[in-house]
Context: one part of a larger RNA
RNA sequence: UGACGGGGACCCGCCCCAACGGUGGAGCCUGUGGUUUAAUUUGAAGCAACGCGAAGAACCUUUCCAGGUUUUGACAUCCCUGUGGCCGGUCGGUAACGGGCCCUUUCCUUUGGGACCGCGGAGACCGGUGGUGCCUGGUUGUUGUCAGCUUGUGUUGUGAGAUGUUGGGUUAAGUCCCGCCACGAGGGCCACCCCUUCUUUCCGUAGCCCGGGAGUAAAGUCGGGCACUCUGGAGGGACUGCCAGGGACAACCUGGAGGAAGGUGGGGAUGACGUCAAAUCAUCAUGCCCCUUAUGAUCUGGGCUACACACGUGCUACAAUGGCGUAAACAAAGGGAAGCGAGACAGUGAUGGCAAGCAAAUCCCAAAAAUAACGUCUCAGUUCGGAUUGUAGUCUGCAACUCGACUACAUGAAGCUGGAAUCGCUAGUAAUCGCGGAUCAGAAUGCCGCGGUGAAUACGUUCCCGGGUCUUG
Numbered sequence: 001u002g003a004c005g006g007g008g009a010c011c012c013g014c015c016c017c018a019a020c021g022g023u024g025g026a027g028c029c030u031g032u033g034g035u036u037u038a039a040u041u042u043g044a045a046g047c048a049a050c051g052c053g054a055a056g057a058a059c060c061u062u063u064c065c066a067g068g069u070u071u072u073g074a075c076a077u078c079c080c081u082g083u084g085g086c087c088g089g090u091c092g093g094u095a096a097c098g099g100g101c102c103c104u105u106u107c108c109u110u111u112g113g114g115a116c117c118g119c120g121g122a123g124a125c126c127g128g129u130g131g132u133g134c135c136u137g138g139u140u141g142u143u144g145u146c147a148g149c150u151u152g153u154g155u156u157g158u159g160a161g162a163u164g165u166u167g168g169g170u171u172a173a174g175u176c177c178c179g180c181c182a183c184g185a186g187g188g189c190c191a192c193c194c195c196u197u198c199u200u201u202c203c204g205u206a207g208c209c210c211g212g213g214a215g216u217a218a219a220g221u222c223g224g225g226c227a228c229u230c231u232g233g234a235g236g237g238a239c240u241g242c243c244a245g246g247g248a249c250a251a252c253c254u255g256g257a258g259g260a261a262g263g264u265g266g267g268g269a270u271g272a273c274g275u276c277a278a279a280u281c282a283u284c285a286u287g288c289c290c291c292u293u294a295u296g297a298u299c300u301g302g303g304c305u306a307c308a309c310a311c312g313u314g315c316u317a318c319a320a321u322g323g324c325g326u327a328a329a330c331a332a333a334g335g336g337a338a339g340c341g342a343g344a345c346a347g348u349g350a351u352g353g354c355a356a357g358c359a360a361a362u363c364c365c366a367a368a369a370a371u372a373a374c375g376u377c378u379c380a381g382u383u384c385g386g387a388u389u390g391u392a393g394u395c396u397g398c399a400a401c402u403c404g405a406c407u408a409c410a411u412g413a414a415g416c417u418g419g420a421a422u423c424g425c426u427a428g429u430a431a432u433c434g435c436g437g438a439u440c441a442g443a444a445u446g447c448c449g450c451g452g453u454g455a456a457u458a459c460g461u462u463c464c465c466g467g468g469u470c471u472u473g
Base pairs, nucleotide, nucleotide: 004473005472007471008470009469010468011467012466013465016460020424021423022422023421026316027315028314030312031311032310033309034307035306042053043052064302065301066300067299068298069297070296073125077124078123079121080120082119083118084117085116088102089101090100091098092097106115107114108113127291128290130289131288132287136285137284138280139279140278141276143274149186150185151184152183153182154163155162156161167178168177169176193268194267195266196265197236198235199234200233201232207226208225213222214221239262242256243255244254245253246252318418322377323376324375325374326373328371334365335364336363339358340357343354345352346351384415389410390409391408392407393406394405395404431453432452433451434450435449436448437447
C1' cells in the first nucleotide's frame, strides 16, 4: 500500500421485510452426470456449466464407430520433348469406384504455336474439428451500469509512500457546493444517439360517410376531398424554468401551480483501470509439438435419439375464477417468388386436385386468444387430466425401421396443489392470453420479438447475502 475480521460508523441493491406467482411432489419435453455401448464425437463445471456452443443430428450436417476403398491426394501453386478433350448413354458394384463400347471433338492464330480444361508422371508440398486457451491474437463472460481508476506539477516523508481523491453537507453518481498545500488534467458518471409525447407540413395503392354525391344483399365499392388516423420530413417541449417553505444567503431537499409529461419522465444502446493463468487452438488466426499408404481423403450403414438411476431449465395439469358446445367482438409487430397462396370443390380431418392476386402501406399468411352472451356438466379420479398403446392415414424428402411432424377413431396412466429447501418480481411491472420471426426440405414446450387483459405489497434497514466510502487491529 492492499486484502481479511463471527471490529466500528455511514450508505446502497427484490438483499431482507410485505405481497403475488412459481420450482422442489406427478406425466412429458429438453440439457447434464452416471451407466451401457463397436460408437454412444466434443467443449462448457459455484454464483458467472447444465432449452449453454447447437438460429433447429433421418442421409448430409458429423467431428464418433464398423466395413469397403484411396495415396501428390477432396482443396492450392510450380514442372514434363507426356497425352487429348469436355458432356451424355450403357455394364458390374450397397455406394465410393472400376471396365470396355457407343456418341461427341472448345477458343484464338502470324499455321510455328498459344489459351482453357481433363487424364497420366516426378517431387517440392497439400491436408489434420490431432495436442497445448498454462505460448498467444481476436472475441466473450463476470465483478457491474458498481462509482470508482489514474496522471502532471507542487508540497511532504530517509524511504516504501502520502496529499490531491480526506473533511461538513448533498446526489442515482469522485453529482454538485463549501472548506482545506494543493492547483490542474484524463478514462469513467451525465449529456450527445434511437423509441415513446405534441405541433406543423407533404402525401396517397393507407384512412374517412368527418361534410355532401353515386351505389349495393353487403362493402371506401366509385367519382371526389385531405378534416381526422397513419406514414415520411422539419420543428417544439421539461430547464428545478416559476411560487412557498427548509438549508450555510450554497449545493440541494419538501410541497404546489401550469402542463401530454416533473425533477436522470419511461425503455434501449452505451460496460472505466483492473480481477478470475475465467472461457474459447472445434468460428477464425497463430507459435511449438505430433500424424504423413495416415491422426489426411472418400463411400455405405450405424451412432450422437441407448436407460436400474441422479440433478438443472421448462411445458401440461391436478379443475367450477373451470371443462365442453353454439354463435358474436377488439391488436401489434413481422414474413412472402424454388415463396405467401384468396376463393369455391373433394375429404370427419391432417390435406389434395384446380386456381385469382401479390417482389407487396395495394395481394396473401391471418383465425387473434383470453374476454363478453347463451346452453350444459354439479364436485366425481369426473364431460378434470391427457401420458401410454392399437389401427387407419396426410405431408416433407432419394429415403421417415433404427429416428420426423401432423390427422382421425379407439385406449384413458400418474396426478386431488406438492417435505426440507429454493427462485422471480416494485407498474403497464408480476401474473395470464394469444400472434409473428430467425434457423429451416421437414422437424420447438427452446430462443428472439409483438401486442391484449391487468393486480397486490414495501412499516422499515434489526437480521441473511452482495457491494461502496472512511476508520481500526
Small-subunit ribosomal RNA, 3' major domain from an uncultured bacterium, 473 nucleotides, folded computationally. The full RNA is in RNAcentral, with records from ENA. The prediction has a mean pLDDT of 83.